């Protein structure tokens, strides 16, 4: 140096003919229990790495850069 995937909620991950974000876990609050703990009900938390693009419209195309990870030389 070069090629390949990956970066969406505190984690770990979905979410693929572009129509606009969801799980689990973890917080928070309630029911319950003498108390805790499971357990069930609720709740709040991302504008999707950075900058541009094409598009009526983009996490989803397509360029830049940034980071991580493989592999080649």
């Nucleotide at each position: 140096g070069c090629g390949g995937c990956c970066g969406u909620a505190g984690c770990u991950c979905a979410u693929c003919a572009g129509g606009a974000a969801g799980a689990g876990c973890g917080g928070c609050g309630g029911u319950u229990u003498c108390c805790u703990a499971a357990a069930c009900c609720g709740c709040a938390g991302g504008c999707a790495g950075u900058g541009g693009g094409u598009u009526c419209g983009a996490g989803u195309c397509c360029c830049u850069c940034c980071g991580g990870c493989c592999g080649c030389g």
Transfer RNA from a Candidatus Coatesiibacteriota bacterium, 73 nucleotides, folded computationally. The source organism's lineage runs through Bacteria, Bacteria candidate phyla and Candidatus Coatesiibacteriota. Rfam family: tRNA. The literature on the family includes a 1993 paper in Trends Biochem Sci by Hou, "The tertiary structure of tRNA and the development of the genetic code". It is annotated as a transfer RNA.